[in-house]
RNA sequence: GGCAACCGCCGGGCUUGUUCGCUUGCGAGCGGGCCGGGAGGAAAGUCCGGUCUUCACAGGGCAGCAUGCCGGCUAACGGCCGGGGGUUUGCGUUACAAGACGCAAGCAACGGAAAGUGCCACAGAAAAUACACCGCCGGCCGGCUUAACAGCCGAUCGGUAAGGGUGAAAAGGUGCGGUAAGAGCGCACCGCGCUCCGAGUAAUCGGAGUGGCAGGGUAAACCCCAUGCGAAGCAAGACCAAAUAGGGGAGGAGGAGCGGCCCGCUCCGCUACUACUUCCGGGUAGGUCGCUGGAGCCUCUCAGUAAUGAGAGCGCCUAGAUGAAUGGUUGCCACCCGCGUCGUCGGGAGACAGAAACCGGCUUA
RNA sequence: CGGGGCGUAGCGCAGCCUGGUAGCGCACCACAAUGGGGUUGUGGGGGUCGGAGGUUCAAAUCCUCUCGCCCCGA
Numbered sequence: 001g002g003c004a005a006c007c008g009c010c011g012g013g014c015u016u017g018u019u020c021g022c023u024u025g026c027g028a029g030c031g032g033g034c035c036g037g038g039a040g041g042a043a044a045g046u047c048c049g050g051u052c053u054u055c056a057c058a059g060g061g062c063a064g065c066a067u068g069c070c071g072g073c074u075a076a077c078g079g080c081c082g083g084g085g086g087u088u089u090g091c092g093u094u095a096c097a098a099g100a101c102g103c104a105a106g107c108a109a110c111g112g113a114a115a116g117u118g119c120c121a122c123a124g125a126a127a128a129u130a131c132a133c134c135g136c137c138g139g140c141c142g143g144c145u146u147a148a149c150a151g152c153c154g155a156u157c158g159g160u161a162a163g164g165g166u167g168a169a170a171a172g173g174u175g176c177g178g179u180a181a182g183a184g185c186g187c188a189c190c191g192c193g194c195u196c197c198g199a200g201u202a203a204u205c206g207g208a209g210u211g212g213c214a215g216g217g218u219a220a221a222c223c224c225c226a227u228g229c230g231a232a233g234c235a236a237g238a239c240c241a242a243a244u245a246g247g248g249g250a251g252g253a254g255g256a257g258c259g260g261c262c263c264g265c266u267c268c269g270c271u272a273c274u275a276c277u278u279c280c281g282g283g284u285a286g287g288u289c290g291c292u293g294g295a296g297c298c299u300c301u302c303a304g305u306a307a308u309g310a311g312a313g314c315g316c317c318u319a320g321a322u323g324a325a326u327g328g329u330u331g332c333c334a335c336c337c338g339c340g341u342c343g344u345c346g347g348g349a350g351a352c353a354g355a356a357a358c359c360g361g362c363u364u365a
Numbered sequence: 366c367g368g369g370g371c372g373u374a375g376c377g378c379a380g381c382c383u384g385g386u387a388g389c390g391c392a393c394c395a396c397a398a399u400g401g402g403g404u405u406g407u408g409g410g411g412g413u414c415g416g417a418g419g420u421u422c423a424a425a426u427c428c429u430c431u432c433g434c435c436c437c438g439a
Base pairs, nucleotide, nucleotide: 001333002332003331004330005329006328007327009038010037012035013034014033015032016031017030018029019028020027021026022025040352044363045362047361048360049359050358051357052233053232054231055230064229065228066227067226068225069083070082071081072080073079084110086107087106088105089104090103091102092101093100094099111224112223116222117221118218119217120216133164134163135160136159137158138157139156141154142153143152144151172190173189174188175187176186177185191213192211193210194209195208196207197206198205199204237289238288239287240286247280248279249278250277251276254268255267256266257265258264296316297315298313299312300311301310302309303308335348336347337346338345339343366438367437368436369435370434371433372432375391376390377389378388385422393409394408395407396406397405398404415431416430417429418428419427
């Protein structure tokens, strides 16, 4: 996990006994019998989206929130499917190197950092307008030394981002040339930007030309752009409606009690916005509905790479409670373990959890 | 069932929005003042920021998931 049996629990249908009510064939209460039904893949978290309900709403905007490569699916979505580029790891090929290409597996909240603002601790010279610490190179001055050239030391004015060092991050990378030393300063390759052409619905990809190259990171910082969103939620909400106390209308001088009537007695009221009678309305307790048959399930066919959609079936009906049921025991099978005996054997496990208006997802267990 | 908020030292709280050192008060420990205690003063210790993952150079802080507690709605 599957199939049964017995004992319970919850609500449903049919039938029947009895009591009560009246509208006289129905309703209610208490019982009996029979029949069939009764948790999940997450019922959970309440993270998204919708149905439904009430309130709000001329139209538009601001604010706020959410989403964010492209195309498709869908009632809708932050979901799903397909594609694109990116990135990580491994393997292979190529290359001096930087790196490039191919394959496999995985990951991603993947618009904009060239609109603007902010931040980048410590370290470091410098953290974004390159303010030069060490170093390298040049000019000039002074000193030492030398026959002289050269050299060394110091000061100063400049050049230099190649090297050292710091950092998470240092201003395109590698190589050759070049230079006083250097530098896209020049060239080749790689990367990047722009233009054109071609392929593709698009994201994007490929090719050609061109620019020596410009702006590091952070938007799960403010923000900008595009798109979407009215708010709350079934304890939403709709209906019926007791007693008591208020409200409104009409009548109103008597009303109520003392076991039925009269007398009598007691209490309340007595000219009033009164007692009392009656009607209406709001609303509470309580009850009914919302409530479960639906964007439903199964099978087949067709369209589509897929998500999904369309059609067909004399196909299926599968909880609807309201302090709240859905449980327990036993047998057989299935699962796991054991064995000098492999059996008609012995033993064991059974989790996470649990409806509360409903549905589609996601996430977590 | 639905809606909101809070977890930081033993206790009560700030820091979170605007990311770089985790702080305040009481409590605790030591010392001094006192004969002793209280009290006062000086100094000190003590933190997985409820847990896990992610963004970022860097997370108590931002994002996602999760655990626990509290409050409200007839």